[in-house]
Context: one part of a larger RNA
RNA sequence: GGCACACGGGGGAUGCCUAGGCUCUCAGAGGCGAAGAAGGACGUGAUAAGCUGCGAUAAGCAUCGGGGAUUGGCAAAUGCGAAUUGAUCCGAUGAUUUCCGAAUGGGGCAACCUAACAUACUGAAGGUAUGUUGUAUAAUACGCGAACGCGCUGAACUGAAACAUCUAAGUAGGCGUAGGAGAAGAAAAUAAUAAUGAUUUCCCAAGUAGUGGCGAGCGAACGGGAAAGAGCCCAAACCAUAUAUGUUACGGCAUUUAUGGGGUUGUAGGACCACGACGUUGUAUUGACCGUAUGAAGUAGAAGCAGAUGGGAAGCUGCACGAUAAGGGUGAUAGUCCCGUAUACGUAAAGAGGGUCAGCAUAGUGGUAUCCUGAGUACCGCGGGGUCGGAGACGCCCUGUGGGAAUCCGGCGGCACCAUCCGCCAAGGCUAAAUACUCCUGAGAGACCGAUAGUGAACCAGUACCGUGAGGGAAAGGUGAAAAGAACCCCGAACAGGGGAGUGAAAAGAACCUGAAACCGUGUGCUU
Numbered sequence: 001g002g003c004a005c006a007c008g009g010g011g012g013a014u015g016c017c018u019a020g021g022c023u024c025u026c027a028g029a030g031g032c033g034a035a036g037a038a039g040g041a042c043g044u045g046a047u048a049a050g051c052u053g054c055g056a057u058a059a060g061c062a063u064c065g066g067g068g069a070u071u072g073g074c075a076a077a078u079g080c081g082a083a084u085u086g087a088u089c090c091g092a093u094g095a096u097u098u099c100c101g102a103a104u105g106g107g108g109c110a111a112c113c114u115a116a117c118a119u120a121c122u123g124a125a126g127g128u129a130u131g132u133u134g135u136a137u138a139a140u141a142c143g144c145g146a147a148c149g150c151g152c153u154g155a156a157c158u159g160a161a162a163c164a165u166c167u168a169a170g171u172a173g174g175c176g177u178a179g180g181a182g183a184a185g186a187a188a189a190u191a192a193u194a195a196u197g198a199u200u201u202c203c204c205a206a207g208u209a210g211u212g213g214c215g216a217g218c219g220a221a222c223g224g225g226a227a228a229g230a231g232c233c234c235a236a237a238c239c240a241u242a243u244a245u246g247u248u249a250c251g252g253c254a255u256u257u258a259u260g261g262g263g264u265u266g267u268a269g270g271a272c273c274a275c276g277a278c279g280u281u282g283u284a285u286u287g288a289c290c291g292u293a294u295g296a297a298g299u300a301g302a303a304g305c306a307g308a309u310g311g312g313a314a315g316c317u318g319c320a321c322g323a324u325a326a327g328g329g330u331g332a333u334a335g336u337c338c339c340g341u342a343u344a345c346g347u348a349a350a351g352a353g354g355g356u357c358a359g360c361a362u363a364g365u366g367g368u369a370u371c372c373u374g375a376g377u378a379c380c381g382c383g384g385g386g387u388c389g390g391a392g393a394c395g396c397c398c399u400g401u402g403g404g405a406a407u408c409c410g411g412c413g414g415c416a417c418c419a420u421c422c423g424c425c426a427a428g429g430c431u432a433a434a435u436a437c438u439c440c441u442g443a444g445a446g447a448c449c450g451a452u453a454g455u456g457a458a459c460c461a462g463u464a465c466c467g468u469g470a471g472g473g474a475a476a477g478g479u480g481a482a483a484a485g486a487a488c489c490c491c492g493a494a495c496a497g498g499g500g501a502g503u504g505a506a507a508a509g510a511a512c513c514u515g516a517a518a519c520c521g522u523g524u525g526c527u528u
Stems, first nucleotide, its partner, number of pairs: 001527009015513001016478002020449002022446007029438002031144002039100003042055003046078001050074002061094006070082003105114003115133007134142002148179001149177005159166001163213001189196002200227005210218002231430003234374001238261005244255004266408001268373004272367004281361003286358005294350001298345003304319004320336002327339003379403008389415001410425005465472002485512001488500004
């Protein structure tokens, strides 16, 4: 030095566990904010710091309800207290709520500085206290918030095996803005000789018809089946009132503006004229009242003992009982030990649906001479965009620009265009449900993870740390059933470490469950 065996150190894998995550389901909620939010700064305890709570009334104050013996958060110990005259705790409603922050009297390097006016303390003050003073005045708005919606704007990497049309993609990003949803929406629709009857979403139609350097790719609709289901209001004609202007023969007339009535559609409708009715139906909250189900903390809530083993019984043995009874805990695996659960009750505020009352809305028949029915609109040229449609034979929809109608004997569409036929009535508006999402609350689930996994974060984590900054961003869980956390003695300089003693089932001894490998040793044997 090698090999083997034994015993250690070192290290923290593995096994077991879960306090935390992940993905969903069903309900709820879908906002908070000038009555000062979200988020912070600084304070606040008998006590160093931190977290949590709270705000100079500061781990809290008041009232009401629940509850019934302990209690002053994490968090032990000491001290001092509180509580059956009902504390702590739980629920509800209030009070208080410094300073910054939209921040709002002015300023400012956030949590600071400083003013005017009024009032009070005073007679006075470069004093103190309270209130008011933002934009921008009355209402109201401003700021914050995870995704979902709508609008405006809008890439590139990439793919095409290069690349330019194309694709990625109207995606990401930016801006604006709304709601619990949003958007869309009651045919100038779709069809095809038959018809349907607003919108939205899903399944099919269908990877079809198409489009496409006919490359890569992109990609409908009709129709069928489901979910849901709801329809309405203006503008105008006409009438009335008021206002202003013009005019007048002072009787009025015309026009402007405002308000009210009227009226709302395509087998045209309405005004107008004639006839007729005072009913019918509805209400998407317009309001008030009643208050059902439900509804905070909460209450009751079945049934087991013994023996042996063991540190410990819930496992085993024996004999019982309950069950509309999940799950968790308890010194090992408990229907009957504990907390609970099923079930049955209780309940303030509130209160869906419902009821009552009031309010509001709502109809017909005939006639057709006259009037009305959304204009820089429809449509056309040029240039773009949308659609499955990349300019194509290219309709339809939107629009920048130029031109520019008709008025019911009217107008638009049915994929160039024309005719016939058919469908519809633009240029005003509102509209629940079915649909999308989850920062958040409650209940539950998992052929999801189990500490290099699962969130970055199971632990005081968006922390420590890094960066001028935008920003980047960790590691780190486990004694034991119970601290019973090792009195006392010895070695030692020792509050290091160790040996006894003691505790415990076991030292599991706090560098604490198990304790692999690498790596480092000690002893013995064999061997060179």
This is a predicted structure of a 528-nucleotide part of an RNA (large-subunit ribosomal RNA, domain I) from Sphingobacterium spiritivorum. The organism belongs to Sphingobacterium, within Bacteria.